RNA sequence: AGCUUCAUAGCGUAGUGGCAACGCGCCAGGUUUGCAACCCGGACACCCUCCGUUCGAAUCGGAGUGAAGCUG
Numbered sequence: 001a002g003c004u005u006c007a008u009a010g011c012g013u014a015g016u017g018g019c020a021a022c023g024c025g026c027c028a029g030g031u032u033u034g035c036a037a038c039c040c041g042g043a044c045a046c047c048c049u050c051c052g053u054u055c056g057a058a059u060c061g062g063a064g065u066g067a068a069g070c071u072g
Base pairs, nucleotide, nucleotide: 001071002070003069004068005067006066007065010024011023012022013021018055026042027041029039030038048064049063050062051061052060
């Protein structure tokens, strides 16, 4: 330098055009003498940035930024 893949909550992932979901973690309550486990409830991501397509974009297209891999 070229090509491919990826970027969603504190962490790990799902979601392939119409309400962003799950697990771990976190907070509160129950249970316990107390802790863990268990049960119940709650908070948390406007989806890397900008532009475009569309009635409507996390999702499709373009550019940028960042990460990984391959080739030279």